[in-house]
Context: one part of a larger RNA
Molecule: small-subunit ribosomal RNA, 3' major domain
Organism: metagenome
RNA sequence: UGACGGGGGCCCGCACAAGCAGAGGAGCAUGUGGCUUAAUUCGAUGCAACGCGAAGAACCUUACCUGGGCUUGACAUGGAGCUGCGCGGUCCGUGAAAGCGGACCUCCUUCGAGGGUGCUCCACAGGUGCUGCAUGGCUGUCGUCAGUUCGUGCCGUGAGGUGUUUGGUUAAGUCCACCAACGAACGCAACCCCCUUGGCCAGUUGCCAGCGGACGAUGCCGGGAACUCUGGCCACACUGCCCGUUCACGCGGGAGGAAGGUGGGGACGACGUCAAGUCAGUAUGGCCCUUACGCCCAGGGCCGCACACGUGCUACAAUGGCCGGUACAGAGGGACGUGAAGCCGCGAGGCGGAGCCAACCCCCCAGAGCCGGCCCCAGUUCGGAUCGGGGUCUGCAACCCGACCCCGUGAAGUCGGAUUUGCUAGUAACGGCGCAUCAGCUACGGCGCCGUGAAUGCGUUCCCGGGCCUUGUACA
Numbered sequence: 001u002g003a004c005g006g007g008g009g010c011c012c013g014c015a016c017a018a019g020c021a022g023a024g025g026a027g028c029a030u031g032u033g034g035c036u037u038a039a040u041u042c043g044a045u046g047c048a049a050c051g052c053g054a055a056g057a058a059c060c061u062u063a064c065c066u067g068g069g070c071u072u073g074a075c076a077u078g079g080a081g082c083u084g085c086g087c088g089g090u091c092c093g094u095g096a097a098a099g100c101g102g103a104c105c106u107c108c109u110u111c112g113a114g115g116g117u118g119c120u121c122c123a124c125a126g127g128u129g130c131u132g133c134a135u136g137g138c139u140g141u142c143g144u145c146a147g148u149u150c151g152u153g154c155c156g157u158g159a160g161g162u163g164u165u166u167g168g169u170u171a172a173g174u175c176c177a178c179c180a181a182c183g184a185a186c187g188c189a190a191c192c193c194c195c196u197u198g199g200c201c202a203g204u205u206g207c208c209a210g211c212g213g214a215c216g217a218u219g220c221c222g223g224g225a226a227c228u229c230u231g232g233c234c235a236c237a238c239u240g241c242c243c244g245u246u247c248a249c250g251c252g253g254g255a256g257g258a259a260g261g262u263g264g265g266g267a268c269g270a271c272g273u274c275a276a277g278u279c280a281g282u283a284u285g286g287c288c289c290u291u292a293c294g295c296c297c298a299g300g301g302c303c304g305c306a307c308a309c310g311u312g313c314u315a316c317a318a319u320g321g322c323c324g325g326u327a328c329a330g331a332g333g334g335a336c337g338u339g340a341a342g343c344c345g346c347g348a349g350g351c352g353g354a355g356c357c358a359a360c361c362c363c364c365c366a367g368a369g370c371c372g373g374c375c376c377c378a379g380u381u382c383g384g385a386u387c388g389g390g391g392u393c394u395g396c397a398a399c400c401c402g403a404c405c406c407c408g409u410g411a412a413g414u415c416g417g418a419u420u421u422g423c424u425a426g427u428a429a430c431g432g433c434g435c436a437u438c439a440g441c442u443a444c445g446g447c448g449c450c451g452u453g454a455a456u457g458c459g460u461u462c463c464c465g466g467g468c469c470u471u472g473u474a475c476a
Stems, first nucleotide, its partner, number of pairs: 001476002003473003007470007015460002019423005026314008034305002042053002064300007073124001077123006088105007107115002126289002129287003135283001137278003140274001142272001147186006153162003166177003192266004197235007207224002211222003238260001241254005316416001320375007332363003337356002342351003382413001387408007429452007
């Protein structure tokens, strides 16, 4: 100087407390451990691995296994020799395919031999083989925590200290006051984006107040530029004003205002820590393989199941289930696409093809809600696992191993031990909708969007994590 303490002081954070909804019990989905296996490819492992790399494992992917094949190789560059073949196309044999064997058609040319191709050979290619304890880059984490340093000066023999401590204040090393310090840098904040209010400009594909027309009806038409909206610019908030308090900074209250004391959210992550993670995204040193640890193909596996854990979904019902009727979104996507009307089917879906390169057309009926009816507390009109049968769709192909529909079957489950998670407001909870990946989909996952919309916070003693000062130390 640090680190540590079941030392002290001060202070924060959904850290506790207060409260709401969950997990831990059940069934299923998914990830992991384990076990099994010819293989169940590999990585991730307290917080910070475990719906993680996977924003799409039937083949492909695919790295694994079994079997069949190929070697200058699936791919790049260069050299030497040979070739007028070859590449490509059609066909035959063999084969599961890859491959191997064979037949036919077939180059351009300035004729020097060049371009390309094939064969032989050489140099090389190739490796998801090892090392993240050789690395770059990127990322997680402490932590959006308020810290980490430098120049000069001063102090100290020196390591180093001071500044950065102290008092007040703040979300903040934020600001103020004082001070052997005075300044400065990286962080904080602000500058960036979205939301919230108003104005200006613009008016189609969006809008319809007033005027006219038309209709069973609809901005449907003329038209309008007001309103809604769209999207560009601007304004607005700064403790600016008032009161109290204060040396100051600020704090408490108030006015005006759409909004107030960082208005809400996002992007943004200091010096560093964990030899943290990644050689399998890519790059890359070293090591290793070279008729194989490379490459191609078929099939299988990654989906295996006595078991254990994590994350979720659906429930156990009556603020509920079922049936009928009836409202109101936002954000997205669409040309190898989206697919309307109409017709067929109980349905998944099929036929059909209008319109739309999209404020135009389509996906697209939001659902919870509201109105009415049934159920009457029951393993039930709860719950939907499992299994049987029949079908639809994608795809070369749904046996291993897809999703969905219909009929039947109806399991466990009556609110969950110790323990444990999230959340302080348009939040939690509940409800649906969209998108990426994608032929299809094991999505109940992820990322977004809107609708309905709470409860509680006395307080900081205690648990966890953190910041500053101080103290002890036999630790570095």